TPP riboswitch aptamer (THI element), 98 nucleotides, folded computationally. The prediction has a mean pLDDT of 78. Its Rfam family is "TPP riboswitch aptamer (THI element)". The family has 115 seed sequences and 16,130 matches in Rfam 15.1. The model forms 95% of the base pairs in the Rfam consensus.

RNA sequence: GCCAAAGCAAAGGGGUGCUGCGCACGUUGCCGGCUGAGAUCAUACCCUACGAACCUGAAGCGGAUAAUACCGACGAAGGGAUUGCUGCUCAUCGCACG
Numbered sequence: 001g002c003c004a005a006a007g008c009a010a011a012g013g014g015g016u017g018c019u020g021c022g023c024a025c026g027u028u029g030c031c032g033g034c035u036g037a038g039a040u041c042a043u044a045c046c047c048u049a050c051g052a053a054c055c056u057g058a059a060g061c062g063g064a065u066a067a068u069a070c071c072g073a074c075g076a077a078g079g080g081a082u083u084g085c086u087g088c089u090c091a092u093c094g095c096a097c098g
Base pairs, nucleotide, nucleotide: 001095002094006086007085008084009083010082011048012047013046014045016042017034018033019032022030023029024028054079055078056077061072062071063070
């Protein structure tokens, strides 16, 4: 300076893949790489009805990639976990610059 209804607390709900190359070795592990907020413990990240966090559909469809649940549609589809306080004019939060 700009934007703006949200912010906090506790509780709860989630996901954790792919992998050309390297090491170990006997098919798994480790160190790395890719996307992402997060790639299995981080005790973190995201989401909680204003619900695309996440699941089903789906070992599906179209497009990319080394590969993938990578991107998109599907999706006005079907499910899915909450209460309180403060606040919503100021301006918290957030963004940019100094």